[in-house]
RNA sequence: CCAGAGGGCCGGGCGGCCGCGUGUUUCGGCACGAGGAAAGUCCGGGCUCCACGGAACGACGGUGCCGGGUAACGCCCGGCCGGGGGCUCACCUCCGAGGGAUAGUGCCACAGAAAGCAUACCGCCCGGCUUCGGACGGGUAAGGUCGAAAGGGUGCGGCAAGAGCGCACCGCGGCCCUGGCGACAGGGCCGGCACGGUAAACCCCACCGGGUGCAAGACCGAAUAGGGGCGGCAUAUGGGCCUGUUCCGGCUCGCCGCCCGGGUUGGUUGCUUGAGGGGCGGGGCAACCCGUCUCCUAGAGGAAUGGCCGCACAGUCUCGCUCGCAAGAGCGCGAUGGACAGAACCCGGCUUACAGGCCCUCUGGCGCA
Numbered sequence: 001c002c003a004g005a006g007g008g009c010c011g012g013g014c015g016g017c018c019g020c021g022u023g024u025u026u027c028g029g030c031a032c033g034a035g036g037a038a039a040g041u042c043c044g045g046g047c048u049c050c051a052c053g054g055a056a057c058g059a060c061g062g063u064g065c066c067g068g069g070u071a072a073c074g075c076c077c078g079g080c081c082g083g084g085g086g087c088u089c090a091c092c093u094c095c096g097a098g099g100g101a102u103a104g105u106g107c108c109a110c111a112g113a114a115a116g117c118a119u120a121c122c123g124c125c126c127g128g129c130u131u132c133g134g135a136c137g138g139g140u141a142a143g144g145u146c147g148a149a150a151g152g153g154u155g156c157g158g159c160a161a162g163a164g165c166g167c168a169c170c171g172c173g174g175c176c177c178u179g180g181c182g183a184c185a186g187g188g189c190c191g192g193c194a195c196g197g198u199a200a201a202c203c204c205c206a207c208c209g210g211g212u213g214c215a216a217g218a219c220c221g222a223a224u225a226g227g228g229g230c231g232g233c234a235u236a237u238g239g240g241c242c243u244g245u246u247c248c249g250g251c252u253c254g255c256c257g258c259c260c261g262g263g264u265u266g267g268u269u270g271c272u273u274g275a276g277g278g279g280c281g282g283g284g285c286a287a288c289c290c291g292u293c294u295c296c297u298a299g300a301g302g303a304a305u306g307g308c309c310g311c312a313c314a315g316u317c318u319c320g321c322u323c324g325c326a327a328g329a330g331c332g333c334g335a336u337g338g339a340c341a342g343a344a345c346c347c348g349g350c351u352u353a354c355a356g357g358c359c360c361u362c363u364g365g366c367g368c369a
Base pairs, nucleotide, nucleotide: 001365002364003363004362005361006360007359008358009357010356013311014310015309016308017307018306020033021032022031023030024029035340039351040350042349043348044347045346046345047213049211050210060209061208062207063206064205065079066078067077068076069075080098081096082095083094084093085092086091099204100203104202105201106198107197108196121144122143123140124139125138126137127136129134152170153169154168155167156166157165171193172191173190174189175188176187177186178185179184217269218268219267220266227260228259229258230257231256232255233254238253239252240251241250242249276295277294278293279292280291281290282289283288313338315336316335317334319332320331321330322329323328
């Protein structure tokens, strides 16, 4: 100097003209007007209505090392344990659905002799036999073979060969001591090993969970149509419908005025000041918390937040020049050129998308000392 990885932050600027939404107006204008994800709607809440007497148990769904943070969480912070990387340790860093496998049940493909029951293909050892090639009977599980996994590992002893058969260390299990709030760590004694893996298989244990989403919900309420009540008028030997007509049969009832209540279109509200943002001080390793000062920053109702021009600014490309041993860097003219995306009740998270730039840490390459 360049490239890459991880983490954090920013994510186009200024001006002019025209336009859009909301509020306001003295009707000239003025003020404000998307995001880090507004997205997916996956978790957790606020708020809302509905349901519900309390408790326990069960079903269903979710969560799952420990401590802390938070309104809460499956989120965040710190730690423990396990695994990977930095050659090893220390240390650093990344990842982990990280409760329980002696409560029970199930499963373990292929290969292999054997997959949870223990077994014996090759081999090793012993015995008698032999046609001298080997076959038979017995012992063994150290070695070979298969596998993701083979009933502890290494070493010494032991043995016919072997084997926790014996011993030491490591591992494992039980009990105890010490340290830690705890997960856990360190140590001592005992046990010869009995207990393979799998719970994003059933299951067991502990804890949590009522449903619904602003199209929730609340209020006002026209014309017209329809319902009810009261009063007046009318009346059925009638009108309408059930089949075009007749008979029989069934059902039903008009006009006006006043009053009452429900609903549709519509209007208002919920609606944005809130677990809010910023500065300073303090506590804490941190997440975060406390105090104080200050700021107000979309609120539409199928959806506004845009377009054009100019100026600089990143970035990219062509050409030229300069510097450097080199990797490469800088300057100038010109061209090009700024991503993902877009509020719809609100908030805390997670996940996903994203041109380009800045900062920190680490790794690699080139050059110099």
A computed fold for a 369-nucleotide RNA from Sphingomicrobium sp., annotated as Bacterial RNase P class A. RNAcentral holds the sequence, with entries from ENA. The organism belongs to Sphingomicrobium, within Bacteria. It is recorded under the gene name rnpB.